Large-subunit ribosomal RNA, domain VI from a Dehalococcoidia bacterium, 266 nucleotides, folded computationally.
Context: one part of a larger RNA
């Protein structure tokens, strides 16, 4: 800024892009083929590699605001219980996330036009000949077909759905100015979405964030009493206490109360 009013949706595909791999067994069949040795085509069928995508339910990594456990040392007056610091002090696990060594998918299938090659009919040149007319077959390869982007494809496309045709200047369906609808910005709470930017969701007619409440999951039976031992410890209360990102609820805090921009049309 364009796409002949202004918007918010859902689309068409012109073009462009990715992808496009390849091994081994078993049937058919020890058949055809061959003197044996050995061993097909053509067809079906299972298993693998590497790549690639997308995902966290399984195996597992990480996981420096989550549990325990422990060593030094300093400090809460002392015991007891706790905090800092030492590479997160170390040491054993670990939810979300995020990830591959995990999971799941994929390169299938069908056509069309060929390419080397292979034919049919066929003459020129009474034969002969796949070619001169004409007509088939036939490749991981081309075009389709699978997967993404895509209407600035200026050829600027299509559907349907809202908002309407105001007011002043003007001689004016020119033109300029204005407050205005649909609608959008800003502006706040945020995110499986992000370098900013965008994009997505909420803003009290609300569950976006935190708080709390319950639940999953995690650690793994606190504290303090009480008991048993001289003591270290054990045992009981007590699968406790304590719990980041999970999952569901709950307006208790913050999403206040606004403000600008935005058509007049051939």
């Nucleotide at each position: 800024c364009g796409c002949a009013g202004g918007a918010g949706a859902c689309u068409u595909g012109a073009g462009g892009g990715g992808a496009g791999c390849u091994c081994u067994c078993c049937c058919u069949a020890g058949u055809a083929c061959g003197a044996g040795a050995g061993g097909a085509c053509c067809g079906g069928g299972a298993g693998g590699g590497a790549c690639a995508g997308a995902c966290c339910u399984c195996u597992g990594g990480u996981g420096u605001g989550u549990c325990a456990g422990u060593u030094g040392u300093u400090c809460c007056g002392c015991c007891a219980g706790g905090a800092g610091c030492a590479u997160c002090g170390c040491u054993g696990a670990g939810u979300a996330g995020c990830c591959a060594a995990g999971u799941c998918u994929g390169g299938a299938g069908u056509g069309g036009a060929u390419a080397a090659g292979c034919g049919c009919u066929g003459a020129a040149a009474g034969c002969a000949u796949a070619u001169a007319a004409g007509c088939g077959c036939g490749a991981a390869g081309c075009c389709c077909a699978c997967c993404c982007c895509a209407a600035g494809a200026u050829u600027a496309g299509g559907u349907g759905u809202c908002c309407c045709a105001c007011u002043u200047c003007g001689a004016g369906a020119a033109g300029a100015a204005g407050g205005u609808a649909a609608g959008g910005u800003c502006g706040c709470a945020g995110c499986g979405a992000g370098a900013c930017u965008a994009g997505c969701u909420g803003c009290u007619u609300g569950a976006u964030a935190g708080g709390c409440c319950g639940c999953a999951g995690g650690u793994g039976u606190a504290a303090g009493c009480a008991u048993g031992g001289c003591a270290a410890c054990g045992u009981g209360u007590u699968u406790a206490g304590c719990u980041g990102a999970g999952c569901g609820g709950u307006a208790c805090u913050a999403a206040u109360c606004g403000a600008c921009c935005g058509a007049g049309g051939g």